The prediction has a mean pLDDT of 82. The RNA shown here (transfer RNA) has 71 nucleotides and comes from a Patescibacteria group bacterium. Its Rfam family is "tRNA". By type it is a transfer RNA. It was read from a public genome assembly.
Order: sequence, then structure tokens, then C1' cells
RNA sequence: GCGGGUAUGGUUUAGUGGCAGAACGCGACCUUCCCAAGGUUGAGACCCGGGUUCGAUUCCCGGUACCCGCA
Repeated sequence: GCGGGUAUGGUUUAGUGGCAGAACGCGACCUUCCCAAGGUUGAGACCCGGGUUCGAUUCCCGGUACCCGCA
């Protein structure tokens, strides 16, 4: 330099053109003499820019980061 893949709460991940879900973690409350465990509840995310579309996390283009292969 070329090609391919991946990017979603703090972490690991699901997901689809129409509300973004789960587990763990975190906060509050309940329970307990206390801790742990358990229950209820809350906050928190679509890598960045542009395009298409009534509507983009999803499709297209470019960029960034990481991984793989080739040179």
C1' cells in the first nucleotide's frame, strides 16, 4: 500500500428501515441483628461525518480505531 471483518450503557452482548433489549455491574428501597443472597425499582448506549428515505442503529459513501490476510 491492497483486500476482508468488527465498532450498541461501565463490561459482555442481542437486534431490526418505524419504542434499542438482555446479563453482569452501579444507585435507591424492601427483607436480615449485620453481611451475603433474594425481591422491587431507577439512571445509563447505537465510533465520527455526509447521502438516500416520511423515517437510518440498520442501506450507500468517506473517515477513525482494532483484528485478520496479502504485498